[in-house]
RNA sequence: GCGGUCGUAGUGAAAUGGUUAUCAUAGGAGACUGUGGAUCUCCAGUUUCGGGUUCAAUUCCCGGCGACCGCC
Numbered sequence: 001g002c003g004g005u006c007g008u009a010g011u012g013a014a015a016u017g018g019u020u021a022u023c024a025u026a027g028g029a030g031a032c033u034g035u036g037g038a039u040c041u042c043c044a045g046u047u048u049c050g051g052g053u054u055c056a057a058u059u060c061c062c063g064g065c066g067a068c069c070g071c072c
Base pairs, nucleotide, nucleotide: 001071002070003069004068005067006066007065010025011024012023013022018055027043028042029041030040031039048064049063050062051061052060
């Protein structure tokens, strides 16, 4: 330099273009308990950036940035 895969809560992952973006774990509050742990209930927090298509974009298209892999 060229090509491919990927980028989503603190972390790890889901999500045919359409209902409040979901689950686990971590965090906070409460219940339970002699205390703690475990268990149960609730709460807050997320789409890498810019543009385009569309009534509607996490999803499709283009470009940038970053990670990994391959070729040279």

Predicted 3D model of a 72-nucleotide RNA (transfer RNA) from a Candidatus Woesearchaeota archaeon. Lineage of the source: Archaea > Nanobdellati > Candidatus Woesearchaeota. Rfam family: tRNA. The family's RNA type in Rfam is transfer RNA.